[in-house]
Parts: sequence; structure tokens; C1' cells
RNA sequence: GGGGGUGUGGUACAGUGGUAGAAUAUUGGUCUCCAAAACCAAGGACGGGGGUUCGAUUCCCUCCACCCCUGCCA
Repeated sequence: GGGGGUGUGGUACAGUGGUAGAAUAUUGGUCUCCAAAACCAAGGACGGGGGUUCGAUUCCCUCCACCCCUGCCA
């Protein structure tokens, strides 16, 4: 240099054109003598840019980061 894959809450993941989710963590509450456990609630996310579309996390182009495979020349 060439080819392929991945990028979504703090973390590890689902969703793949039409309202962004569950788990776990965090915070608050209930319970308790106190705490743990359990239960309830809350906040928090689509890697950047552009395009297609009535509508893009999803499709297309490009860039960035990470992972895998693989030459030639010097």
C1' cells in the first nucleotide's frame, strides 16, 4: 500500500429506514435499629463530515480510532 470487520448511556451489548432499549453500574426513595438484599423511580448514548429520502443509528461516499488478513519494491 491492498482487503475485511467493529464504533450506540460509566461498562459490556441489542436494535438495522418511522418514539433509541434491556442488563449492570451511579443517584434518590421504600423497607431496616443500622447496613446488605429486594422493590420503585431518575439522569445519562448512536465516532466526525457530506449525500439519498417525507423521514437515517440503519442505505451511499469520505475521514478518524481500534482489530484481523495479506503482498510487491527498496